Context: one part of a larger RNA
Molecule: small-subunit ribosomal RNA, central domain
Organism: uncultured bacterium
RNA sequence: CUGGGCGUAAAGGGAGCGCAGGCGGCACGGCAAGUCCGGUGUGAAAACCCGGGGCUCAACCCCGGGACUGCAUUUGGAACUGUUAAGCUGGAGUGUCGGAGAGGCAGGCGGAAUUCCUAGUGUAGCGGUGAAAUGCGUAGAUAUUAGGAGGAACACCAGUGGCGAAGGCGGCCUGCUGGACGAUGACUGACGUUGAGGCUCGAAAGCGUGGGGAGCAAACAGGAUUAGAUACCCUGGUAGUCCACGCCGUAAACGAUGACUACUAGGUGUCGGGGAGCAAAGCUGCCCGGUGCCGCAGCCAACGCAAUAAGUAGUCCACCUGGGGAGUACGUUCGCAAGAAUGAAACUC
Numbered sequence: 001c002u003g004g005g006c007g008u009a010a011a012g013g014g015a016g017c018g019c020a021g022g023c024g025g026c027a028c029g030g031c032a033a034g035u036c037c038g039g040u041g042u043g044a045a046a047a048c049c050c051g052g053g054g055c056u057c058a059a060c061c062c063c064g065g066g067a068c069u070g071c072a073u074u075u076g077g078a079a080c081u082g083u084u085a086a087g088c089u090g091g092a093g094u095g096u097c098g099g100a101g102a103g104g105c106a107g108g109c110g111g112a113a114u115u116c117c118u119a120g121u122g123u124a125g126c127g128g129u130g131a132a133a134u135g136c137g138u139a140g141a142u143a144u145u146a147g148g149a150g151g152a153a154c155a156c157c158a159g160u161g162g163c164g165a166a167g168g169c170g171g172c173c174u175g176c177u178g179g180a181c182g183a184u185g186a187c188u189g190a191c192g193u194u195g196a197g198g199c200u201c202g203a204a205a206g207c208g209u210g211g212g213g214a215g216c217a218a219a220c221a222g223g224a225u226u227a228g229a230u231a232c233c234c235u236g237g238u239a240g241u242c243c244a245c246g247c248c249g250u251a252a253a254c255g256a257u258g259a260c261u262a263c264u265a266g267g268u269g270u271c272g273g274g275g276a277g278c279a280a281a282g283c284u285g286c287c288c289g290g291u292g293c294c295g296c297a298g299c300c301a302a303c304g305c306a307a308u309a310a311g312u313a314g315u316c317c318a319c320c321u322g323g324g325g326a327g328u329a330c331g332u333u334c335g336c337a338a339g340a341a342u343g344a345a346a347c348u349c
Stems, first nucleotide, its partner, number of pairs: 003321003007303002012317001014201004021194003025088002029084003033081002035077002038074005048066007091191001092188003095184004103177007110154001115149007125136002162169002206247006215241002220236004258316006266294009276284003298305002322349003331342004
């Protein structure tokens, strides 16, 4: 390389948008690049294969045929690919109507709780643990009442509920704004799909500048425990956690399962929407879109998956190729740094 693979054995890129490229619906006409049939030329000889012959045989040599799968040119064909012209509506998109939603951004508002401050009541404890101690408290704590300050997070509702491409999103209100879904079938007419590079987004931690700081809490200090205890437990406590702007670009970024399309038994919940039948708040049944469970065929090494496939097929991309060395070294790119990305070999089993 080929082949075979990629839920758990090595292997799906963290996610999206998208240039190039790959692939691409239905019907019709033209062209003839790919493609097919035929002709001509060429494809040296030797070698090779088949048949025959000559050295006593063979090796070797000679003759005839084939082959040389190719290239060029040319008369034609038009199913498929391509291309071109004019169409179609089922893919895709637009319009109209409708409801659902923690989707995003900004602003405002609210109550509970913790802490702190002030004042009142009140007195000897509080706190903490397996038990304690450090700690706090007669300079009046803990408890309790009233008032105030400030920051962060939004109990119940809450749900294998919802929304988002992923990361993720949860008090209430307002404004701006993205997407999906159902109904309708008016409009465009293949406008699609995938996507190397590229661009954008991307939890937490971390970094820069400036703010903020209630609670929590790496580091750190003390108290315990212990043989020791640089821990687990306790008392404190700084970065940080929060905000603005700018970086970082990672993760068990997981469904450890790339995207898109079609097809392939059923059963049962739930969320959003829409018809139908029964006069009916109600019941039954149907359709579309999500989200769960069970389960047949099939698949699987097994576990399991099973219309939300890991089944049956197709298109495109990423990735794997024994373990360690090693996600290391070197080089390069990016970054303020931390580091990230790319990514070996010797050696060894």